Predicted 3D model of a 519-nucleotide part of an RNA (small-subunit ribosomal RNA, 5' domain) from an uncultured bacterium. Its mean pLDDT, the model's own confidence on a scale to 100, is 82.
[in-house]
Context: one part of a larger RNA
């Protein structure tokens, strides 16, 4: 002297960008933060048009019986729909969005390898979709439950589900050739044998549907090297080291298992303990270096705490399931709901730390052929001087050096051109009018905002430290080792340039000290 996600005191006018639970991964009331396709399927219910059937008003005529008309209505069919909200299926809920508890470890950061791997949608390429079938939900009836949720019985739809056929260089198995390599191998290419596929809409323009083999994304596993302290932790290790064999996985392998051997790591620091998410990056330093991991990105782990698996190309899944635990709830006491470290908000804890706001208008993600829907991601706007960056609180001319007020040797000094008086400006604030860009045709939440213009008045706008020496900056009164001061030296015991006023004067300025913690 720089610097912070800060906090106190004092004090505070405006604008831009950005940042705001660092502690109790504490417990949470409310509300929203994942749905979406009717161009996959049944059936409903609504609302149009129609068809048939039954009813039969006004009117018109009548010889007063009536006959003609055919509105409204009911019931039954059939079309249709940018209508509805359950259900069956597809896809999406393994992304986005949050926390840093846990891990010192192939987590993560480099750099490599995979001849041990996988990849939904997406792109190219070839091929190719024949023929059946049998449930179930809804939906109806009956029936257990306070209730969450269920039972049985009837009934139907698919792009749901299951055979069959067709099968190629796909998959298995078996025994070759031929070429390459990096150990184990790879690529090609022909035999046998055997196993696997498809759905279908449609507005007729398309959209999908299997198989194969590329390719692009994305992710998985091994290794080299680096990665805090502490020997007042010295030995630690039985699935432990390692080999056969057989199981699982998308793969490799003690990863699991039988069975052999008896290895394996360590003073180059094993093991245990203690602390801690990592890293681009931030901070400070001429550099080395040291220190930190708010907010931006990437990575990784984790969703009340512990364990499991299921679905799925992906998950051991924060807003899924299951099972334990602990805690809230609700119960008709049998039994049953729930999980904010998503946005807001509460409570509690602390020196702390916002609004239970608006919008899908842009940019993105998911469904959907599209229109569109969802979207607390995201754009915005509210609060906070918490930062940083700009502006402003007036220039200019003015000595009778007024007038207070301080001091004093009573002569003066000092505030001090500083008011005050004249002359000008209006940034910013307020008023007033006009008013974007962000948006490709239409479609603006910011927002009547940002910016312009005009008229208007010096008006509505300074604090706050410090003045012994380091260290810019002194005088006077009170006090009298006292009341205090203080970062280090120290200062106060009657003339205190060091405590207290005060007026003066130096420093920074909408911010100034302290306090805290890095260099």
């Nucleotide at each position: 002297g720089g610097a912070u996600g800060a906090a106190c005191g004092c004090u505070g006018g405006c604008g831009g960008c950005g940042u705001g639970c660092u502690u109790a991964a504490c417990a949470c009331a409310u509300g929203c933060a994942a749905g979406u396709c009717g161009a996959g399927c049944g059936a409903a219910g609504c609302a149009a048009u129609u068809u048939a059937a039954g009813u039969g008003a006004a009117g018109u005529u009548u010889u007063c019986g009536g006959a003609u008309g055919g509105a409204u209505c009911u019931u039954a069919g059939a079309u249709u729909g940018a209508c509805u909200g359950a259900g069956c299926g597809g896809c999406g809920g393994a992304c986005g969005g949050g926390u840093g508890a846990g891990u010192a470890a192939c987590g993560c950061g480099u750099g490599g390898a995979u001849a041990a791997c996988c990849u939904g949608c997406c792109u190219c390429a070839c091929a190719c979709a024949g023929g059946g079938g049998g449930a179930u939900a809804a939906c109806a009836g009956u029936u257990a439950g306070a209730a969450a949720u269920g039972a049985c019985u009837g009934c139907u739809a698919a792009u749901a589900c299951c055979g069959c056929a067709u099968a190629a260089g796909c998959g298995c198995a078996c025994a070759g050739u031929a070429c390459c390599g990096c150990a184990u191998g790879g690529u090609a290419u022909a035999g046998u044998g055997u196993g696997a596929a498809a759905a279908a809409c449609u507005c007729c323009g398309g959209u999908g549907g299997u198989g194969u083999g590329a390719g692009a994304u994305g992710g998985a596993u091994c290794c080299g090297c680096g990665u805090c302290u502490g020997a007042u932790u010295a030995g630690g290790u039985a699935g432990u080291u390692g080999g056969u064999g057989a199981g699982g996985u998308a793969a490799c392998g003690g990863c699991c298992c039988a069975c052999c051997a008896a290895g394996c790591c360590g003073a180059c620091g094993a093991u245990c303990a203690g602390u801690a998410g990592c890293c681009g990056a931030c901070c400070u330093g001429a550099g080395a270096g040291g220190g930190u991991g708010a907010c931006c990105g990437g990575c990784c782990a984790c969703a009340u705490u512990g364990g499991g698996a299921c679905u799925g190309a992906g998950a051991c899944a924060c807003g899924g399931c299951c099972c334990a635990a602990a805690c809230u709830c609700c119960u008709a006491c049998g039994g049953g709901a729930g999980g904010c470290a998503g946005c807001a908000g509460u409570g509690g804890g602390g020196a702390a730390u916002a609004u239970u706001g608006c919008a899908c208008a842009a940019u993105g993600u998911g469904c959907g052929a599209a229109a569109g829907c969802c979207u607390g991601a995201u754009g915005c706007a509210g609060c906070a001087a918490c930062g940083c960056c700009g502006c402003g609180u007036g220039a200019g001319u003015g000595a009778a050096g007024a007038a207070g007020u301080a001091u004093c040797u009573c002569g003066g000094u000092a505030u001090g051109u500083a008011a005050g008086a004249c002359u000008c400006u209006a940034u910013c604030a307020g008023c007033a009018g006009g008013g974007a860009a962000g948006a490709a045709a239409a479609u603006g939440a910011c927002g009547g905002u940002a910016c312009c213009u005009g008229a208007c008045u010096a008006a509505g706008g300074a604090g706050c430290c410090c003045c012994g020496g380091c260290u810019a900056a002194g005088u006077a009164c009170g006090u009298g080792c006292c009341a205090g001061c203080a970062g280090c030296c120290g200062c106060g015991g009657u003339a205190a340039u060091a405590c207290g006023u005060a007026g003066g004067g130096g420093g920074c300025a909408a911010g100034c000290g302290u306090u805290a913690u890095c260099c």